This is a predicted structure of a 314-nucleotide part of an RNA (large-subunit ribosomal RNA, domain IV) from a metagenome.
Context: one part of a larger RNA
RNA sequence: GGGUAGUUAAGGAACUCGGCAAAUUGACCCCGUAACUUCGGGAUAAGGGGUGGUGCGCAAGCACCCGCAGUGAAAAGGUCCAGGCGACUGUUUAUCAAAAACACAGGUCUCUGCUAAAUCGUAAGAUGACGUAUAGGGGCUGACACCUGCCCGGUGCCGGAAGGUUAAGAGGAGAAGUGCAAGCUUUGAAUUGAAGCCCCGGUAAACGGCGGCCGUAACGAUAACGGUCCUAAGGUAGCGAAAUUCCUUGUCGGGUAAGUUCCGACCCGCACGAAUGGUGUAACGAUCUGGACACUGUCUCAACUGCCCGCCCG
Numbered sequence: 001g002g003g004u005a006g007u008u009a010a011g012g013a014a015c016u017c018g019g020c021a022a023a024u025u026g027a028c029c030c031c032g033u034a035a036c037u038u039c040g041g042g043a044u045a046a047g048g049g050g051u052g053g054u055g056c057g058c059a060a061g062c063a064c065c066c067g068c069a070g071u072g073a074a075a076a077g078g079u080c081c082a083g084g085c086g087a088c089u090g091u092u093u094a095u096c097a098a099a100a101a102c103a104c105a106g107g108u109c110u111c112u113g114c115u116a117a118a119u120c121g122u123a124a125g126a127u128g129a130c131g132u133a134u135a136g137g138g139g140c141u142g143a144c145a146c147c148u149g150c151c152c153g154g155u156g157c158c159g160g161a162a163g164g165u166u167a168a169g170a171g172g173a174g175a176a177g178u179g180c181a182a183g184c185u186u187u188g189a190a191u192u193g194a195a196g197c198c199c200c201g202g203u204a205a206a207c208g209g210c211g212g213c214c215g216u217a218a219c220g221a222u223a224a225c226g227g228u229c230c231u232a233a234g235g236u237a238g239c240g241a242a243a244u245u246c247c248u249u250g251u252c253g254g255g256u257a258a259g260u261u262c263c264g265a266c267c268c269g270c271a272c273g274a275a276u277g278g279u280g281u282a283a284c285g286a287u288c289u290g291g292a293c294a295c296u297g298u299c300u301c302a303a304c305u306g307c308c309c310g311c312c313c314g
Stems, first nucleotide, its partner, number of pairs: 001309008010300002014298001019295001027051005036041001038143001052065005066070001078293007085285002090102002106141007118127003144280004149210003154207002156203005163198003169192002174187005211229005238272001239269001250266005
């Protein structure tokens, strides 16, 4: 000097990106326990009190005794408030990520009538399934509650079949070559001819999309209102400086002595928005963010001690 374990005056997060680490709490019994809630929970909520030995007594209990200290050592939740995300228990990057990612029950769309669809295989065959639409495959969403608006013009899918287009094939008017000829060879118009495409309709919990400019109210400001252009239709409910807000540390309020974070509002949404789901939500989380109490060597600011290592002397 380092590692590890322990103790510390006064203060108590002033440390730091951040209470990281450490400390606090801790067992059992009794009392007591809020908001909220899906009435199950929340909850060991929180917050208090007790705990040894001897004698007597059925017990309740009473009396006495010892210690600084009685779950006498060890082992044994810190707690609360608010918010984001994900309902939950689970799963995951074996070896830098455990999460808000994946899964999930539930919802919905779609395919499939059984030799099913789908998948593997050249095939035989197999899985599906010794199942049969309350079944099986695929896509999206993701408990629950309230909901899920408008657009079918483009792309996709489904349905339609009148017309247009359209291959091989059918057809054979003709034409050419050759031959004395019969003929042979080649070429070949009209006509006919399927799916597909064009066309007609449907479909968005299919892929997706969901405007601009100008004017207007008796201060000013704003615009319920009007005009006009474009579109398939011009963003509804709800939410909103948000895991989304550039300008931005927006503005106002709260919390602090002081707050780019946090919470509550406002709405001017650069560039939220409804199963690429919208908004809420009790419970849950080695999740993320902000705050408080308790507690502490994290710090002011360092000191000492045990063990181990390094180093020095012998």
Model confidence (mean pLDDT): 88 of 100.